[in-house]
RNA sequence: GGAGUCGACCAGGCAGUCGCGUCAUCCUUCGGGAUGCCGAGGAAAGUCCGGGCUCCACAGAGCAGGGUGCCAGGUAACGCCUGGGCGGCGCGAGCCGACGGAAAGUGCAACAGAGAGCAGACCGCCGAUGGCCGUCCGCCGCUUCGGUGGCGGUCGGAUCAGGCAAGGGUGAAACGGUGCGGUAAGAGCGCACCGCGAGUCCGGCAACGGACCGGCACGGCAAACCCCACCCGGAGCAAGACCGAAUAGGGACCUCACGACGUUGCUCGCGUCGGGUCCGGGUAGGUCGCUCGAGCGCUGCGGCGACGCAGCGCCUAGAGGAAUGACUGUCCACGACAGAACCCGGCUUAUCGGCCGGCUCCGCCC
Numbered sequence: 001g002g003a004g005u006c007g008a009c010c011a012g013g014c015a016g017u018c019g020c021g022u023c024a025u026c027c028u029u030c031g032g033g034a035u036g037c038c039g040a041g042g043a044a045a046g047u048c049c050g051g052g053c054u055c056c057a058c059a060g061a062g063c064a065g066g067g068u069g070c071c072a073g074g075u076a077a078c079g080c081c082u083g084g085g086c087g088g089c090g091c092g093a094g095c096c097g098a099c100g101g102a103a104a105g106u107g108c109a110a111c112a113g114a115g116a117g118c119a120g121a122c123c124g125c126c127g128a129u130g131g132c133c134g135u136c137c138g139c140c141g142c143u144u145c146g147g148u149g150g151c152g153g154u155c156g157g158a159u160c161a162g163g164c165a166a167g168g169g170u171g172a173a174a175c176g177g178u179g180c181g182g183u184a185a186g187a188g189c190g191c192a193c194c195g196c197g198a199g200u201c202c203g204g205c206a207a208c209g210g211a212c213c214g215g216c217a218c219g220g221c222a223a224a225c226c227c228c229a230c231c232c233g234g235a236g237c238a239a240g241a242c243c244g245a246a247u248a249g250g251g252a253c254c255u256c257a258c259g260a261c262g263u264u265g266c267u268c269g270c271g272u273c274g275g276g277u278c279c280g281g282g283u284a285g286g287u288c289g290c291u292c293g294a295g296c297g298c299u300g301c302g303g304c305g306a307c308g309c310a311g312c313g314c315c316u317a318g319a320g321g322a323a324u325g326a327c328u329g330u331c332c333a334c335g336a337c338a339g340a341a342c343c344c345g346g347c348u349u350a351u352c353g354g355c356c357g358g359c360u361c362c363g364c365c366c
Base pairs, nucleotide, nucleotide: 001362002361003360004359005358006357007356009354010353012331013330014329015328016327017326018325020039021038023036024035025034026033027032041337045348046347048346049345050344051343052342053236054235055234056233065232066231067230068229069228070084071083072082073081074080085099086097087096088095089094100227101226105225106224107221108220122168123167124164125163126162129161130160132157133156134155136153137152138151139150140149141148142147176194177193178192179191180190181189195216196214197213199212200211201210202209203208240288241287242286243285250279251278252277253276254275255274259273260272261271262270263269295314296313297312298311299310300309301308302307332335
């Protein structure tokens, strides 16, 4: 200097003018006005996880159902984070991961292919062994002396029985892989390395790793059922709590002069309509919930780290149809994605660009 990787931060700056909202103080003709402080994000988003808070339900245990899934730790909790293991990618920094169990059981594998699970022989290889054909040799028998038959052996041929699974071929997958030896050809048949293992020892809390040993038998799929371990009640701030009108309505008691209606045709009584007192529910409306919180910053300590503890400092939207904007000037690298609505921890997704730091690889110079 170039290429890359990981992490942290910023999100146009400055000045002026005019606006908007809460709150505080003051003024007010009660309509409002003045002054001052503060006033969106790293994702406020998706609403995908986890928790706080609120109401409802709930003895305990089990079953069903759902979720999570290498190990250990962190945390209020998590499907998040940290550290470690294993596997894959990368020269490397580093990145990625549905990563428990297939020897509990049940099941699945289309098409192709000979054969798809304790399988199989289509092409192919061999044919050692037994048989077949032929050459040559030896022995024996018969002979019309030309031959001919049998037995044994050598060599050769085809491949009937048979042996094999190396090579080809099918398939996502073919009953360990590569090499050497071996063999008729082959084969864990033997050996070396790799793989594998319900073996032994050692290291580690563990996942797992290493050494030795064993033999080649136990194939794959659990994002099939299933098994194992752990976790899980429901609804959500329109949750919910308090106050509470009416010329709305309910209940209790008292009263009822006159009257109407009902109860039985009449009398009494009772009830309803009327009036009064009291009571609770609850609509409109109002108040709270509402932002001081698993909070933020700095420092120190413990821890590899996530994180925890302590001290000091800070207050940082809280509205309720919903405010946070516009214009001008100037500068530059010309400004992205996007806006709270109970709160918090994560994940994911969107994002013009800028800046800082750790580390890696390559080239050059000293």
Description:
This is a predicted structure of a 366-nucleotide RNA (Bacterial RNase P class A) from Coralloluteibacterium thermophilum. It is recorded under the gene name rnpB. It matches the Rfam family "Bacterial RNase P class A". It is annotated as a ribozyme.